The prediction has a mean pLDDT of 78. A computed fold for a 377-nucleotide RNA from Geoanaerobacter pelophilus, annotated as Bacterial RNase P class A. Of the family's consensus pairs, 98% are formed in the model. It is recorded under the gene name rnpB.
RNA sequence: GAAGCAGAACAGAUGAUCGCCGCCUCUUAGAGGGGGAGGAAAGUCCGGGCUCCAUAGGGCGUGGUGCUGGAUAACGUCCAGCGGGGGUGACCCCAGGGAAAGUGCCACAGAGAGAAGUCCGCCUGCCGAAGCCUCGGCAAAGGCAGGUAAGGGUGAAAGGGUGAGGUAAGAGCUCACCGGGUCUGCCGGUGACGGUGGAUGCCAGGUAAACCCCACCAGGAGCAAGGCCAAAUAGGGGAGCGUUAAGGGCGGCCCGCCCGUGCUUCCGGGUUGGCUGCUGGAGGCCGUCGGUAACGGCGGUCCUAGAUGAAUGAUCAUCGUUGCUUCGUGGGUAACCAUGAGGCGGAACAGAACCCGGCUUACGGUCUGCUUCGGCC
Numbered sequence: 001g002a003a004g005c006a007g008a009a010c011a012g013a014u015g016a017u018c019g020c021c022g023c024c025u026c027u028u029a030g031a032g033g034g035g036g037a038g039g040a041a042a043g044u045c046c047g048g049g050c051u052c053c054a055u056a057g058g059g060c061g062u063g064g065u066g067c068u069g070g071a072u073a074a075c076g077u078c079c080a081g082c083g084g085g086g087g088u089g090a091c092c093c094c095a096g097g098g099a100a101a102g103u104g105c106c107a108c109a110g111a112g113a114g115a116a117g118u119c120c121g122c123c124u125g126c127c128g129a130a131g132c133c134u135c136g137g138c139a140a141a142g143g144c145a146g147g148u149a150a151g152g153g154u155g156a157a158a159g160g161g162u163g164a165g166g167u168a169a170g171a172g173c174u175c176a177c178c179g180g181g182u183c184u185g186c187c188g189g190u191g192a193c194g195g196u197g198g199a200u201g202c203c204a205g206g207u208a209a210a211c212c213c214c215a216c217c218a219g220g221a222g223c224a225a226g227g228c229c230a231a232a233u234a235g236g237g238g239a240g241c242g243u244u245a246a247g248g249g250c251g252g253c254c255c256g257c258c259c260g261u262g263c264u265u266c267c268g269g270g271u272u273g274g275c276u277g278c279u280g281g282a283g284g285c286c287g288u289c290g291g292u293a294a295c296g297g298c299g300g301u302c303c304u305a306g307a308u309g310a311a312u313g314a315u316c317a318u319c320g321u322u323g324c325u326u327c328g329u330g331g332g333u334a335a336c337c338a339u340g341a342g343g344c345g346g347a348a349c350a351g352a353a354c355c356c357g358g359c360u361u362a363c364g365g366u367c368u369g370c371u372u373c374g375g376c377c
Base pairs, nucleotide, nucleotide: 001373002372003371004370005369006368007367008366010364012319013318014317015316016315017314018313020036021035023033024032025031026030038349042360043359045358046357047356048355049354050222051221052220053219057255058254059253060252062218063217064216065215066214067081068080069079070078071077082096083094084093085092086091097213098212102211103210104207105206106205119152120151121148122147123146124145125144126143127142131138132137133136160178161177162176163175164174165173179203180202181200182199183198184197185196186195187194188193226276227275228274229273236267237266238265239264240263241262247259248258249257283302284301285300286299287298288297289296290295321346322345323344324343325342326341327340328339329338330337331336
């Protein structure tokens, strides 16, 4: 100097003038005081608080999660590890239980794609007879029967690998070593697992982000939830069922439980207003203790929007920040670095609506640490 990896905070400040919203005090149509969007407010992907069904259990089904140990109100989130994979590396990723319970799929090519298989090939026997010859033999091409899965080919993948023995030719057929599986001892670890031995020829793919099996979790709907007040109309009309329990109980079914004399349904009419929920919290900040960390305990301190067709804005000046550029000073061989003074510009993504914890996505410049490469001293 270049290229990367991981992380942090900020996302302007002050003053003046005018404008908007809410709260408090005085007061009357005004005055004063304090306050007024995010770190993602976005997505609506998860988890809750809260409200109602509602007195709210069991089963099926449906959906979700899936290594271990922790954190948390909880989670599919976060922290730390284990195993596997990617990268030279800093680091990053994993939809991480089970394939011998069953079903399905693996295109094309290939003989054959799973308790699969013989196309070419190798070996043996028989037929065959060109040819050769030392006259008695050998025997090609081709065909039939049997044996084989070591060699070759196809393919993403073809019944562990290397070597030796053995065989008519071969094969874990046998043996040695290696790899995997199963059983098992010791050591380390809370554990997932890791290390190190022994026995055993057990050696028959992949895929579950296919159905499925296993373990665990899960009522539903949602602030347009819900509650209160005011007002208005047509106390409207039709059909069915019903006191021998019809009917109802908010995703589906069954059982249980509860309410229960009116219920179900069709047509038509009125209401679309106001208040509340609505902001003091699983809250923020500071310090300290514990913990590798996520986070938790203790102490102190603070109150930071509550709109309702939808407020939080505009202008000017200065400072801060940043890009380019000019000049001065210092360092330096140089590139360049530091600092001061000017000029011209810039400032991204984006807008609360009950609240909170996460995840995902969008995005500006700065800072910190680490890795690799190149150059100079």